Notes:
This is a predicted structure of a 128-nucleotide RNA (SAM riboswitch aptamer (S box leader)) from a Gammaproteobacteria bacterium.

RNA sequence: GACUCAUCGAGACCGGCUGAGGGAAAGGCCCAAUGAAGCCGGGGCAACCUUCAGGACUAACCAUCCUGAAAAGGUGCCAACUCCUGCGGUGUUUUGCCCAACUGGGCAAAAGCGCCGAGAGAUGGGUG
Repeated sequence: GACUCAUCGAGACCGGCUGAGGGAAAGGCCCAAUGAAGCCGGGGCAACCUUCAGGACUAACCAUCCUGAAAAGGUGCCAACUCCUGCGGUGUUUUGCCCAACUGGGCAAAAGCGCCGAGAGAUGGGUG
């Protein structure tokens, strides 16, 4: 890197070396000489893998699922929602047009604010 499953609005920074970039790409918008990225040391967060307890299921057990607890080890993470947007749908608002609708309805467009989903990405588990 491929396939698959789960999660992604919470949480968690100091020191040393070094010295101009960084936030995946694009467009935005940010961060950065009050020190970017990287490397090293220490610290922390979290609970995916792991362990334990209770529950559901079962005749019973296993497996599976749900809830809770723990944190030694393997990862991961420690600006901003995955920083935001893009693709599809939808709610609301405004404007225009139409309709025997007249405290109504339909269609279209635009922008703002939301919502749902997809895509892309990240991390972990599994498979090969």
Its mean pLDDT, the model's own confidence on a scale to 100, is 83. NCBI's taxonomy places the organism under Bacteria, Pseudomonadati, Pseudomonadota, Gammaproteobacteria. The sequence was found by an Rfam model in a public genome assembly.